[in-house]
Context: one part of a larger RNA
RNA sequence: GGCAUACGGUGGAUGCCUUGGCACAAAGAGGCGAUGAAGGACGCGGUUACCUGCGAAAAGCCACGGUAAGGUGGAAGCAACCUAAUACCCGUGGGUCUCCGAAUGGGGCAACCCUUCUCGAGUAAUGUCGAGAAACUCUCAACUGAAUAAAUAGGUUGAGUAGAGCUAACCUGGGGAACUGAAACAUCUCAGUACCCGGCGGAAAAUAAAACAACUGUGAUUUCCUGAGUAGUGGCGAGCGAAACGGAAACAGCCUAAACCGAUCAACAUGUUAAAGGGCGUAACCGUUGUGUUGACGGUGUUGUGAGAUAUUUUCAGACCAAAUUACGAAUAGGUCGAGAAGUAAAAAAUUAUAUUGUUAAUCGAAUGUUCUGGAAAGUUCAACCAUAGAGGGUGAUAGUCCCGUAGGUGAAAACAAUAUAUCUUCUUCGAAAGUAUUCUCAAGUAGCACGGAAUAAGUGGAAGUCUGUGUGAAUCUGGCAGAACCAUCUGCUAAGGCUAAAUACUCCUUUGUGACCGAUAGCGCAUAGUACCGUGAGGGAAAGGUGAAAAGCACUCCUAACAGGAGAGUGAAAUAGUACCUGAAACCGUAUGCUUACAAACGGUUGGAGUCCCGACUUGUCGGGAUGACAGCGUGCCUUCUGGAUAAUGAGCCUACGAGUUAGUCGUCUGUUGCUAGGUUAACCCCGUCACGGGGGAAGCCGUAGCGAAAGCGAGUCUGAAAUGGGCGUUAAGUAACAGGCGCUAGACGCGAAACCGAGUGAUCUACCCUUGUCCAGGAUGAAGCCCCGAUAAAACGGGGUGGAGGUCCGAACUAGUGUGGGUUGAAAACCGCUUGGAUGAGGUAAGGGUAGGAGCGAAAGACCAAUCAAACUCGGAGAUAGCUCGUAUUCCUCGAAAUAGCUUUAGGGCUAGCGUCGAGUAAGAGUGUGCAGGAGGUAGAGCACUGAUUGGGCUAGGGCUGUCACAACGGUACCAAACCCAGACAAACUCCGAAUUCCUGUCACAUGUUUCUCGGCAGUCAGGCAGCGGGGGAUAAGCUUCGUUGCCAAAAGGGAAACAACCCAGAUCAUCAACUAAGGCCCCCAAAUAGUAGUUAACAGAUAAAGGAUGUUAAGUUGCUUAGACAACUAGGAUGUUGGCUUAGAAGCAGCCAUUCAUUUAAAGAGUGCGUAAUAGCUCACUAGUCAAGCGACUUAGCGUCGACAAUACCCGGGACUUAAAUUACUUGCCGAAGUUAUGGGCCCCGCUUUUUGGCGGGGCGGUAGAGGAACAUUCCAUCAGCAUUGAAGGCGUGUCGUGAGGCAUGCUGGAGCGGAUGGAAAAGCAAAUGUAGGCAUAAGUAACGAUAACGAAGAUGAAAAAUCUUCGCGCCGAAAAUCUAAGGUUUCCUGAGCAAUGUUAGUCAUCUCAGGGUUAGUCGGACCCUAAGCCGAGGCUGAAAGGCGUAGGCGAUGGAAGACAGGUUAAAAUUCCUGUACCUGGUGUAAAUUGUUUGACCAUAAGGAGGGAAGCAGAAGUGAAAGACCAGCCACCUGUUGGAUUAGGUGGUCUAAGUAUGUAGGUGGAGAGUGUAGGCAAAUCCGCAUUCUCUUAACACUGAAGUACGAACGGGAGUCCUUUGGACACAAACUGGUCCUAAUCAUACUGCCGAGAAAAGCUUCGUAUGGGAGAUUUAUAUCAGACCGUACCGUAAACCGACACAGGUAGAUGGGUUGAAUAUACUAAGGCGCUC
Repeated sequence: GGCAUACGGUGGAUGCCUUGGCACAAAGAGGCGAUGAAGGACGCGGUUACCUGCGAAAAGCCACGGUAAGGUGGAAGCAACCUAAUACCCGUGGGUCUCCGAAUGGGGCAACCCUUCUCGAGUAAUGUCGAGAAACUCUCAACUGAAUAAAUAGGUUGAGUAGAGCUAACCUGGGGAACUGAAACAUCUCAGUACCCGGCGGAAAAUAAAACAACUGUGAUUUCCUGAGUAGUGGCGAGCGAAACGGAAACAGCCUAAACCGAUCAACAUGUUAAAGGGCGUAACCGUUGUGUUGACGGUGUUGUGAGAUAUUUUCAGACCAAAUUACGAAUAGGUCGAGAAGUAAAAAAUUAUAUUGUUAAUCGAAUGUUCUGGAAAGUUCAACCAUAGAGGGUGAUAGUCCCGUAGGUGAAAACAAUAUAUCUUCUUCGAAAGUAUUCUCAAGUAGCACGGAAUAAGUGGAAGUCUGUGUGAAUCUGGCAGAACCAUCUGCUAAGGCUAAAUACUCCUUUGUGACCGAUAGCGCAUAGUACCGUGAGGGAAAGGUGAAAAGCACUCCUAACAGGAGAGUGAAAUAGUACCUGAAACCGUAUGCUUACAAACGGUUGGAGUCCCGACUUGUCGGGAUGACAGCGUGCCUUCUGGAUAAUGAGCCUACGAGUUAGUCGUCUGUUGCUAGGUUAACCCCGUCACGGGGGAAGCCGUAGCGAAAGCGAGUCUGAAAUGGGCGUUAAGUAACAGGCGCUAGACGCGAAACCGAGUGAUCUACCCUUGUCCAGGAUGAAGCCCCGAUAAAACGGGGUGGAGGUCCGAACUAGUGUGGGUUGAAAACCGCUUGGAUGAGGUAAGGGUAGGAGCGAAAGACCAAUCAAACUCGGAGAUAGCUCGUAUUCCUCGAAAUAGCUUUAGGGCUAGCGUCGAGUAAGAGUGUGCAGGAGGUAGAGCACUGAUUGGGCUAGGGCUGUCACAACGGUACCAAACCCAGACAAACUCCGAAUUCCUGUCACAUGUUUCUCGGCAGUCAGGCAGCGGGGGAUAAGCUUCGUUGCCAAAAGGGAAACAACCCAGAUCAUCAACUAAGGCCCCCAAAUAGUAGUUAACAGAUAAAGGAUGUUAAGUUGCUUAGACAACUAGGAUGUUGGCUUAGAAGCAGCCAUUCAUUUAAAGAGUGCGUAAUAGCUCACUAGUCAAGCGACUUAGCGUCGACAAUACCCGGGACUUAAAUUACUUGCCGAAGUUAUGGGCCCCGCUUUUUGGCGGGGCGGUAGAGGAACAUUCCAUCAGCAUUGAAGGCGUGUCGUGAGGCAUGCUGGAGCGGAUGGAAAAGCAAAUGUAGGCAUAAGUAACGAUAACGAAGAUGAAAAAUCUUCGCGCCGAAAAUCUAAGGUUUCCUGAGCAAUGUUAGUCAUCUCAGGGUUAGUCGGACCCUAAGCCGAGGCUGAAAGGCGUAGGCGAUGGAAGACAGGUUAAAAUUCCUGUACCUGGUGUAAAUUGUUUGACCAUAAGGAGGGAAGCAGAAGUGAAAGACCAGCCACCUGUUGGAUUAGGUGGUCUAAGUAUGUAGGUGGAGAGUGUAGGCAAAUCCGCAUUCUCUUAACACUGAAGUACGAACGGGAGUCCUUUGGACACAAACUGGUCCUAAUCAUACUGCCGAGAAAAGCUUCGUAUGGGAGAUUUAUAUCAGACCGUACCGUAAACCGACACAGGUAGAUGGGUUGAAUAUACUAAGGCGCUC
């Protein structure tokens, strides 16, 4: 280290539970708001951070009603209280109700600031405080009132319970996408959807026929069923898709316009002769009466068998009173009573009372005891009781009788709702009906038409009907519209005005109830939270439940530094239930024990198994069981995707939980079951009843019962056709409804996954550009123009010197940029650091406030930037877009079992049909298949050259070329080319005179097999194939290449062999067996079986890689030559002569070269020479010959086995060892081994046959398997029924045993402490190893990297349990144009003190910016607000736009700018220009004094709108002045040194300070100043300004301005020290407190000079008058007194507190800025001050 066991830790699964959700049902309600909403901010408690409640009357006040003995909320504790005089609590109605918010007095950065008027409190008065009112629009009314006479616009005032804003869905209207589908895409679709906008209501919309229909009829609208996926429409594609009739729900009808009339009103006309007329008759009278027109108003009137008006006729119809200029008469309008009708819901509209019912609190409400167990009884046992109550919940386990309740009853002071009646209101009583007549009326820029569109199911079509943008443009009942182009006939209806309940849609909300819904990764995102957190913002958005019956929540003791933690003790049934708390799994981490492991390598298992240890049993030495596992055999994970995966192809760190074919549709089709059956069946809806399931009606409609045809139509037939001997389709087969299942269709449709498209919004705190207002740039250098002087010139030009100070000038800090390089790259930093570098008075940098917005902005232009995002931002939505693509897709067993092909395809990795699979049904023969036989088909292999083509040689010979004779003709030759023909040879996929094998077709046949065939129907999968053999094509007769045919195998096939090795060889695994026989292949060892046999070969480590080619390797066979007449080899000897052959040559003599009939002679033999050699000779050899020796010797051909050729990286091409008459090899022979094959024995399942007590027997056959088809089961959750278990211990968890083929089941021990099984059916959120899956937990790397500027620490002491880091002291070091100080933004308590150390701090910590508690911010003068305006923003009226909205006048808001005023010192732990001391100033109010002025010849004030001045300006440069600060020198003071007793001198160190204000008015700067008169300009006026003119004074006198200095302020301030008990305290006293020099960036100064780019506005302030009103005092100076409210003020602020996720090497505007060096703010060192950077 491993395995096992036991005990723990971690962790939070599982089980059980539920406070919370989800989905419905029935009722209710369907709004709230200027009487201030929704929603918030801030407050209110004795103590109070949060929630809840409430509002300064503040966890509450009053009244009424209910209930009631306890209360002061969640929420404890302490304290203090209330309560039978009714608290607390519940309900109803009142009161109060800060501030914001429509927000409404004005403003504004929501919860804040500032006003005016009236009334009130208070003050001498101002200031201050309280209450109320004060927005806009609209409507109405009144008063006013322009251009412009009347009038109107406009204005003012008043009245209004008017509007405004919020709110989930439903509804209606105005606008209106895209992804997507069409396998592309444009019409089309998605879809009038999403979304934006306007608006109403409890519903909305629609609605009372210019309608449907079809010759019959219906009678408003809406909704449901049906019609119907029909009619249609449609790139006639994808798709879209009615209507009427019929059945139901609910039912409801009305009012105007017009004609006509009028005692009404108004305007105009007419009219004065008196007409018309004044209701009628008669008589009188009247003269703005009347009449006509128009408009208003009232009456009438409202319809399609047309209606109404007018005139007229007839009939019918209560009572009474009763007018008109006058008198009389009659009628009428009108009125009263009676009668009738209706009503708040349309057609008109209010009120009250009573009753009933209901809602908002409540209340009565039956009945039990014991035994046993137990901590506890509701369990168990025994015996009772109630029940209109046995729903449910609780109570220490499971309760009808314990509690709350339940069934059934009862109940409201008050408010609300509904209903009924009455009251009340309105209407009718008028007139109605019928008839006749002519005239009048019956909805106008309308209907219609044309063009362009939209919407109707309908895409412009032959397109009716509806709407309308443009144009045109009727009729009035003898009219008009419609009936699907249009016309006729016929029929229906009556447009161009309006209102209308119910049936219908939805649910933010209230109450009650239900669930084969969830149970903490589930169910809403939330067991509560829109919280924490993220983001500038729109917006996004979590996790997190459980002690126990009861806190009985561990008194007390001990360990310890301990309020940590633990050990005891105690409580409790239990503490391994101890606030990290029920159960407590796994990963992961340990402790102990047994066995094992240090010569041995690997998918880690499996099979066999030694030894050791433990337990049990008894027969006591055996058996059984368990743990470990030496050694040995065999053995390359899982998934996915693929022809093929151990692959070095994908995915997974591990564990736990979650995680994917579902649901809907009266859809389609098939199968099964059930009902009825030539019929079957209801849909909506209605009725009855229930807690609920349900039952009964309902025949509309649908399917079937008859078909054929385009149709008319006919009909067991029909169509075709002139007609069918025909042909097509039918006639012969039962359907229909429900349920279940398979598959399909439409929906997201198995799950996860884009890049994108579109809509509406949010962003310019980053960055780009622009606008407004501010601010910054050390120092040095150069020396333009201009000017001055000199020279020069006729004068100029020009030259020189000076002055001067220009510049997108130069060098160089701050600042800004980012060149090169190094580092960094899991950083210090999501862009930095070091060194270096560019610009640095300009097109410069920077701050604050603002503007521009997504196909848009902005861009000195890089497609750059637009919040760490840009070739189209971000957020939410359409949305579950789409994905022919990838990945993943979860229990078991049984049966069968593919394909990788054809055709078509914008198709090739997709799809459809066929092929191949499966399941069911049918057919049963002359089926299918194989073998044999028989008969046919064919043109391949081969072969051939007869055709087609190609082809070699020869022959023969036309033709041609060349050539000869040649004038031509003609003839001849030819070693040239060559057709045809002949002979010989040979080639072909697209040649065949021929021609197999195999194959294919047919069948009177025989045999084998036994449905394998075929037909119909349901459901698939497959369309990437691969290798090997054979036959081809392509390629190179290359490829583990590619493409066909054919066979086999793999795919989807395990086993044996080939070392290993998908495909090769053998062989097809149902299970078991320590049985047997074989196949391929083997038999020396590894390794089972022959060291078998016979006869050869090989010598190469050949066997155990390779070619051409080479070789006297060796063996065998053969052909041929020499040879006892002596071969071959060896040795001895010869190898001569003509001649140096000739030629050539310097020479050439056998041997440089050339020639030759290379001859001849002597010989046994000897070349005019085979080599070596010489300058040439010479010389040595060879051929050839003889001798010795004595038997075989050569050459060539074929075959077997060998050899060389033979070179790659570890030894490696036999699996190894090893093997040589073999363990190689050839031939033969006999045995044996060898597989999951075969056999044997036993079992399982399936199929078939025969049987019969049929799931039994007998017999036969079968059972490898991916995609896939079919069948049968297991487990989980819930429901129903039946019967059960459980505190004597359920579920769950951890083990063991046992049963089943398996998924799994059962038993038992421990834990656990309350629920849970079984059987039979049913219903599903129904099974995980993988999806770079989701969430949580835990590993690994690893005790590893790192601990964030290398400015640096050290010592002593203190504290403490503990000190490198805390504190003190001393020393050392670092910054010092900062790493110091002030201050804006931002932060928001971080500030100070006390206590503390769990976490935070990159270590420790006694410390802290951390935790807890307490404390702390004081203003007339500082800043803001109040006053003013800039950019910009808002914006009454107004203009404009589908809506929303946009622009903008008046007006307002808005600082980064303008505008009145305070200084010094002291003081706190923490505040100071704020408190205190001292000394000032500003504004306003009120007194007093003086002066001036006014009092009707009107000072002054108020209001309103004004004039003028002023406020009020750029950039650069130079020279002065000289404050503060500083330096130096001197004086003075204090202290120190002094070593010689004192005093000096001397030396050293330190110090030597003071404001605002008041007075003075210097240096300097600027200017003419003053007065008068006139005046056409300043929108009117002016005494003001401007202009003109006159006079006076003066050339810096004067006026204005103005630093510095001086005096006071102001010495009582500040300013040394000593002592002690030293973070402090005490003691007191108080020194000097001057001058000079140098220098300077403040100031003078908004000055001066120069230049061109010509450099805010308004108010405060001064002054002037005008209008109206008030008006007798007013103004100035001095002095006295009063007032000055509100907000900020702590602390950090180049940083540990801001922006960067951090205590982060980054970023962050402005002010001060000492000394030495130096030109300098550079550099270096240092002062004050601050630090040593948290291992």